[in-house]
C1' cells in the first nucleotide's frame, strides 16, 4: 500500500406551506341521546310534543403534540393471547436427532466436541444406528457383495512330449489378488521374510476394531496398557430401527352493547270493546295498551398495544444470558393515515410500507461510517 476476516452502525439532511391518521386542550352551535322541571294534546290504561337547565355523544372552528422498517417482506420455526376438544393408556402420523448450557419456548443462540476447507483470520457441518431386517446403485468393467481370473504372473503337484536320466519343453488340469486395466469406489499401507508364483500366509512399524486405564459433567481425547490378522464396503433430507417430543383452529381469535321493522315467552290491566266463526248464546281464533324476559341482523365498543419493552448502569457468568436499581412510552387504521409541492445544500438516496403481539430463521438492500484481527509487498 494492496487483499482478507469477522462484528456493529447508519439508510438523505434542514425550513415553510398544504393535505391526512390517533391523542389532550379550548371555543361553538347543527345534530342526537340521558335525567329534572313546566306546559300542550290524546287516552281506558298509558302515552306524545314543545321549552329551559345539567351532563355526554357527534359535527364544525382552532391550539399543541406524536405518526412505519431493518428488513414492516416470506408465514418457514417457536412461543403469549382466545375459542373448542380432553379420565387414562395404546396404535397411526408429524418433527426433532453429536454434547453441555441459555431461554417463556424453538428447528434460534451460546460454549465445547468430531469431521471438512482455507497459507492464515476465519468459515462450513442434517453429525444417532448400515456387527436387526428390507430394498437401491446408470455408464465402464472380467468381478459391484458372503467379490473376481480379461491381460499378466507360476505351473511346486498331476498331464502330454523330449531327454545325456541331472532336467528341459508345452500351458491342459490348476494356482495367483504382487503388476496392468474399468470405476466414484475393486475388500489396510511401506518394508522384510516366505513362496512355483503369490497372498497377514509370518514378523516389524503405521492404520483399524474390541476392551481396560488415565482426563474430562459429557460428546470425547490419549507418544498408556492389552486382545485380534483385519472381520464388518456405500446408501437412512430409502423404507426402517432407537431416544426425546407433539391435541386443533386462528384477531374474519373471541368478548360486550344493541336499534329499526318483523317474529317468540311471560305478567298485568281494561272498554266487559271491536273482528271472524254461527240463525243466536256459550264457546274458540284474532285484535288493543303498560311491563318484564330471550334469541338475532344492521351499527358500535373491546381485544388494540406497557411488554417474556427499551435504555442506561452495578453485579454474576468464558459466553448466550441472568438479578437489582434507575430513566422512557416509541403508530394503532379498518375502504384501511404517515402523503404531496417549493427552496437550499451534499457522496444525488438501494430493497421496500404496519393489520393482534413478542423471540428467532431465511431472502432483497445504492451507498457511507466504526472497531478488532490475518496474509503479501515495500520502508525504517
Nucleotide at each position: 500500500g494492496g487483499a482478507g476476516u469477522u462484528g456493529g452502525c447508519c439508510g438523505g439532511a434542514c425550513a415553510a406551506u398544504c393535505g391526512u391518521c390517533g391523542c389532550c386542550g379550548u371555543g361553538u352551535u347543527u345534530c342526537u341521546c340521558u335525567c329534572u322541571g313546566u306546559c300542550u294534546c290524546c287516552g281506558c290504561a298509558g302515552g306524545u310534543g314543545a321549552c329551559a337547565g345539567u351532563g355526554g355523544g357527534u359535527g364544525c372552528a382552532u391550539g399543541g403534540g406524536g405518526g412505519a422498517g431493518g428488513a414492516a417482506a416470506g408465514u418457514c420455526c417457536g412461543g403469549g393471547c382466545u375459542c373448542c376438544g380432553c379420565a387414562g393408556g395404546g396404535c397411526a402420523g408429524g418433527g426433532u436427532g453429536c454434547c453441555a448450557g441459555g431461554u417463556a419456548a424453538u428447528a434460534c443462540c451460546u460454549g465445547g466436541g468430531g469431521g471438512g476447507c482455507g497459507u492464515g483470520a476465519g468459515c462450513c457441518u442434517a453429525c444417532g444406528g448400515a456387527a436387526a431386517g428390507u430394498g437401491c446403485a446408470g455408464c465402464a468393467g472380467a468381478g459391484a457383495g458372503c467379490a473376481g481370473a480379461c491381460c499378466g504372473c507360476c505351473g511346486a503337484u498331476g498331464g502330454c512330449c523330449g531327454u545325456u536320466c541331472g532336467c528341459g519343453g508345452c500351458a491342459c488340469a490348476g494356482g495367483u489378488a504382487a503388476g496392468g486395466g474399468u470405476g466414484a469406489a475393486a475388500g489396510g499401507g511401506u518394508g522384510c521374510g516366505g513362496u512355483a508364483a503369490g497372498a497377514g500366509c509370518g514378523c516389524a512399524c503405521c492404520g483399524c476394531a474390541c476392551g481396560a486405564c488415565u482426563g474430562g459433567u459429557a460428546a470425547c481425547a490419549g507418544u498408556u496398557c492389552g486382545u485380534g490378522g483385519c472381520a464388518c464396503g456405500g446408501u437412512a433430507a430409502a423404507c426402517c430401527c432407537c431416544a426425546c417430543u407433539c391435541g386443533g383452529a386462528g384477531c374474519a381469535a373471541g368478548a360486550c352493547c344493541a336499534a329499526a321493522u318483523a317474529g317468540g315467552g311471560g305478567u298485568c290491566c281494561u272498554u266487559u270493546g271491536g273482528c271472524g266463526u254461527g240463525g243466536c248464546c256459550c264457546g274458540c281464533g284474532c285484535u288493543g295498551g303498560a311491563c318484564c324476559c330471550g334469541g338475532g341482523u344492521a351499527g358500535g365498543u373491546c381485544g388494540c398495544u406497557u411488554g417474556a419493552u427499551a435504555u442506561g448502569u452495578a453485579c454474576g457468568g468464558u459466553g448466550a444470558c441472568g438479578u437489582g436499581c434507575g430513566u422512557a412510552c416509541u403508530a394503532g387504521a379498518u375502504g384501511a393515515a404517515u402523503g404531496a409541492u417549493u427552496g437550499u445544500c451534499c457522496u444525488c438516496g438501494a430493497c421496500a410500507g404496519a393489520a393482534c403481539c413478542c423471540g428467532g430463521c431465511u431472502u432483497a438492500c445504492a451507498g457511507g461510517c466504526c472497531a478488532a484481527c490475518u496474509c503479501c509487498c515495500a520502508u525504517u

The RNA shown here (Bacterial RNase P class A) has 380 nucleotides and comes from a Porticoccaceae bacterium.
The source organism's lineage runs through Bacteria, Pseudomonadati, Pseudomonadota, Gammaproteobacteria and Porticoccaceae.
A source record names the gene rnpB.
It matches the Rfam family "Bacterial RNase P class A". It is annotated as a ribozyme. On this family, see Frank and Pace, Annu Rev Biochem 1998: "Ribonuclease P: unity and diversity in a tRNA processing ribozyme".
Of the family's consensus pairs, 95% are formed in the model.